A computed fold for a 72-nucleotide RNA from a Patescibacteria group bacterium, annotated as transfer RNA. It matches the Rfam family "tRNA". Rfam links the family to the GO term triplet codon-amino acid adaptor activity.
């Protein structure tokens, strides 16, 4: 130099066109003398970025960034 992949809450990952979710954290309030555990409730994300494409893009499409892996 060339490919292939991945990018979404604090971290692990879900969601193949119509308002974005779950687990684990965290935060309040119940239970306990306390602490764990267990029930409830609540913050927390302009979906990596710029354009297209569409009546609508988290998901289609071009590039760009970064992380990984193969090839040379």
């Nucleotide at each position: 130099g060339g490919g292939c992949a991945a990018u979404u809450a604090g971290c692990u990952c879900a969601g193949u066109g119509g308002u974005a979710g779950a687990g684990c954290g965290u935060u309040c309030c119940g239970u306990u003398c306390a602490c764990a555990u267990c029930g409830g409730a609540g913050a927390g994300g302009c979906c990596a970025g710029u354009g297209g494409u569409u009546c609508g893009a988290u998901a289609c499409c071009a590039c760009u960034a970064u992380u990984g892996c193969c090839c040379a």
Background: The RNAcentral record of the sequence draws on ENA.